Two RNAs folded together computationally: RNase P RNA and transfer RNA, 384 nucleotides in total.
Rfam match: Bacterial RNase P class A. From the family's description: Ribonuclease P (RNase P) is a ubiquitous endoribonuclease, found in archaea, bacteria and eukarya as well as chloroplasts and mitochondria.

RNA sequence: AGAGCAGGUCAGCUUACCGCUCCACUGCCAAGGCAGCGGGGAGGAAAGUCCGGACACCGCAGUGCAGCAUAGCGGGUAACGCCCGUCCAUCGAGAGGUGAGGACCAGUGCAACAGAAAGCAAGUACAGUUCGGCUGUAGUGAAAUCGGCAAACUCUAUGCGGUGAAACGCCAUGUAGUUCAACAUUCGAAGGCGGCACGCCUGAGUUGACGGGUAGGCGGAUAGAACCCCCGGGUAACCGUGGGUCCAGAUAAAUGGUAAGUAGCCCGGUUUCGGCCGGGUAGACAGAAUCCGGCUUAUGACCUGCUUUUUAU
RNA sequence: GGCAUCGUGGCCGAGUGGCUAGGCACAGCUCUGCAAAAGCUUGUACAGCGGUUCGAAUCCGCUCGAUGCCU
Numbered sequence: 001a002g003a004g005c006a007g008g009u010c011a012g013c014u015u016a017c018c019g020c021u022c023c024a025c026u027g028c029c030a031a032g033g034c035a036g037c038g039g040g041g042a043g044g045a046a047a048g049u050c051c052g053g054a055c056a057c058c059g060c061a062g063u064g065c066a067g068c069a070u071a072g073c074g075g076g077u078a079a080c081g082c083c084c085g086u087c088c089a090u091c092g093a094g095a096g097g098u099g100a101g102g103a104c105c106a107g108u109g110c111a112a113c114a115g116a117a118a119g120c121a122a123g124u125a126c127a128g129u130u131c132g133g134c135u136g137u138a139g140u141g142a143a144a145u146c147g148g149c150a151a152a153c154u155c156u157a158u159g160c161g162g163u164g165a166a167a168c169g170c171c172a173u174g175u176a177g178u179u180c181a182a183c184a185u186u187c188g189a190a191g192g193c194g195g196c197a198c199g200c201c202u203g204a205g206u207u208g209a210c211g212g213g214u215a216g217g218c219g220g221a222u223a224g225a226a227c228c229c230c231c232g233g234g235u236a237a238c239c240g241u242g243g244g245u246c247c248a249g250a251u252a253a254a255u256g257g258u259a260a261g262u263a264g265c266c267c268g269g270u271u272u273c274g275g276c277c278g279g280g281u282a283g284a285c286a287g288a289a290u291c292c293g294g295c296u297u298a299u300g301a302c303c304u305g306c307u308u309u310u311u312a313u
Numbered sequence: 314g315g316c317a318u319c320g321u322g323g324c325c326g327a328g329u330g331g332c333u334a335g336g337c338a339c340a341g342c343u344c345u346g347c348a349a350a351a352g353c354u355u356g357u358a359c360a361g362c363g364g365u366u367c368g369a370a371u372c373c374g375c376u377c378g379a380u381g382c383c384u
Base pairs, nucleotide, nucleotide: 001309002308003307004306005305006304007303008302009301010300012262013261014260015259016258017257018256020041021040022039023038025036026035027034028033043285047296048295050294051293052292053291054290055164056163057162058161062198063197064196065195067160068159069158070157071156072086073085074084075083076082087101088099089098090097091096102155103154107153108152109149110148124138125137126136127135128134168219169218170217171216179209180208181207182206183205190202191201192200226245227244228243229242231240232239233238264281265280266279267278268277269276270275314383315382316381317380318379319378320377323337324336325335331367340354341353342352343351360376361375362374363373364372
């Protein structure tokens, strides 16, 4: 210098002016708001909604079947299909990567083409032979009597009740339960948002068509498995003691724009290799919507460690 | 905001692990004076990427796109 592997960090900062949104205080008010001042205001993925929870309701979440998920071993965690360690398998020359990695001696099923024969076995050619269709080789194929396939049905073990913030609670507004059809009224329809059955509970109305009305507000809702630092334990994931901080809550959806300076990056010059001078430059993916822990996907720049090839010493 | 289903030539559409049927359309030939109809023939596909498997449209995961449902 080339080609790679693994891990990490950041997503600019300050000031001025003009705006947006939330909160506290003060003042005014025609009661809708307005003004002043102070403070907060997107992400590493806010995304996909793929897993796991918190939380809320369904009936107190019951039994069986069905269904779904997971799968070496050990640990972490609120929990997980996530993470860490390790064994084995596999890919790579290597640094390292990947693994849905239980069981085809329980049963069922599948195997195209080729091949004599493809799953009760049967048997081609050649050779050997202790002459027993015994043994070996060849040939086809992923696989030839040995088995293979469970990201085939299935079996084993473990786990899972369902629905999701449009959950759910409250207030306000409006109204015609009028017409038609089906089922049912204790021999009981239907409901209890599970797929089915049982059991239990409620039980006189339920469902569909057509028509009418309303479609606003508040809570849930932002202090949390939260973040930062020190120390200790542990190979690690992670855990514990102590101290500090408060860090978006919008609802058709705020978080923006302009200018200047500057850390950074690029180019040129210079150098005592520390730097200095001049010029240029504002970028990628993207945008909270109940909240967390992960995974996956999209994406710019920089840094660290390691492997390997070539050359030089 | 949440949930479900689907994606196969230009169009419709069959295919549940073993060379992706069929119809319409397009193109060529025959027939005809020229066309139409009819007959014959060719070509064009599994949304994308990865995995399982001897082998994937099919099974699994991720991504992209489309459609539908719930206040």